[in-house]
Context: one part of a larger RNA
RNA sequence: UUGGGUUUAAAGGGUGCGCAGGCGGCAUGUUAAGUCGGCGGUGAAAUUUUGCAGCUCAACUGUAAAAGAGCCUUCGAAACUGGCAAGCUUGAGUGUGGAUGAAGUAGGCGGAAUUUGUGGUGUAGCGGUGAAAUGCAUAGAUAUCACAAAGAACACCGAUUGCGCAGGCAGCUUACUAAACCUAACUGACGCUCAUGCACGAAGGCGUGGGGAUCAAACAGGAUUAGAUACCCUGGUAGUCCACGCAGUAAACGAUGAUUACUGGCUGUUUGCGAUACAGUAAGCGGCUGAGCGAAAGCGUUAAGUAAUCCACCUGGGGAGUACGUUCGCAAGAAUGAAACUC
Numbered sequence: 001u002u003g004g005g006u007u008u009a010a011a012g013g014g015u016g017c018g019c020a021g022g023c024g025g026c027a028u029g030u031u032a033a034g035u036c037g038g039c040g041g042u043g044a045a046a047u048u049u050u051g052c053a054g055c056u057c058a059a060c061u062g063u064a065a066a067a068g069a070g071c072c073u074u075c076g077a078a079a080c081u082g083g084c085a086a087g088c089u090u091g092a093g094u095g096u097g098g099a100u101g102a103a104g105u106a107g108g109c110g111g112a113a114u115u116u117g118u119g120g121u122g123u124a125g126c127g128g129u130g131a132a133a134u135g136c137a138u139a140g141a142u143a144u145c146a147c148a149a150a151g152a153a154c155a156c157c158g159a160u161u162g163c164g165c166a167g168g169c170a171g172c173u174u175a176c177u178a179a180a181c182c183u184a185a186c187u188g189a190c191g192c193u194c195a196u197g198c199a200c201g202a203a204g205g206c207g208u209g210g211g212g213a214u215c216a217a218a219c220a221g222g223a224u225u226a227g228a229u230a231c232c233c234u235g236g237u238a239g240u241c242c243a244c245g246c247a248g249u250a251a252a253c254g255a256u257g258a259u260u261a262c263u264g265g266c267u268g269u270u271u272g273c274g275a276u277a278c279a280g281u282a283a284g285c286g287g288c289u290g291a292g293c294g295a296a297a298g299c300g301u302u303a304a305g306u307a308a309u310c311c312a313c314c315u316g317g318g319g320a321g322u323a324c325g326u327u328c329g330c331a332a333g334a335a336u337g338a339a340a341c342u343c
Stems, first nucleotide, its partner, number of pairs: 004314003007297002012311001014200004021193003025088002028085004033081002035077004040072003048066007091190001092187003097182002100179001103177007110154001114150008125136002162169002205246006215239001219235004257310006264289010292299002316343003325336004
């Protein structure tokens, strides 16, 4: 390199949009770039193949012929791919009406709990644990009642539920925004995928300014223990929250790229249509199984089955996601990413 692969053995990019590129529905005409065919030219010699000949044979040599991809000219073919022209409606999109949801952004509001403060009642303990102690408490704690303040999170409903491209999203309400679904009125291939690029991207982290109830890295103390830089306990600062900016990573997982077509059933559920029942049907979310696939576990119309297009990635373990260089970043670091050596 060819071939082979990527759920779990190495391997799917965290996700989306999308330029270039690659690929592309049905049917008609035309063209002849790709494609196919014919004639001609070129395709040096040596080499190769075949016949004959020369060295005693052979290697070797001579001679004659053959073969030959590619390129060029020219004449044709028109199925397929491409170009052009004019069409179609199934793909795709727009619209009308309907109905759905924790989809997003911004604002307002609510109750429970927690902590703290003030006041009342009240008295000796409280708290914590396997057991304790540190800690809090006669300067009146814990408990209980009333009031007030603050910040954060939204019990029940709640579900193999729903929504979102992914990350993710849950009190109520208002405004704005987006989405898939059903519906065939319109456009008429406008599509699929996508290197580079752009945008989004949990937690933790960083910068500036707020906020600070709870919880809680670090830290302190008490225990445990041979020790205990831990697990347990009492405290407790960053942080956790908000605004703006940076960072750009996760077991970012379905460890399963996107799109399309095809291929058996049973059962539950969400939202539509069907009359609210029943059969059915569409789009989702689940369970079980068939053929088939798979090393097996298992997957099985939500495929890991049968095929097609495009992208990404893999090629023994360690060294190593390291070194060096470069780019990005305030930094932390991220991205790209070896080799020697060794088994």
Model confidence (mean pLDDT): 87 of 100. Predicted 3D model of a 343-nucleotide part of an RNA (small-subunit ribosomal RNA, central domain) from an uncultured Bacteroidota bacterium. Rfam family: Bacterial small subunit ribosomal RNA.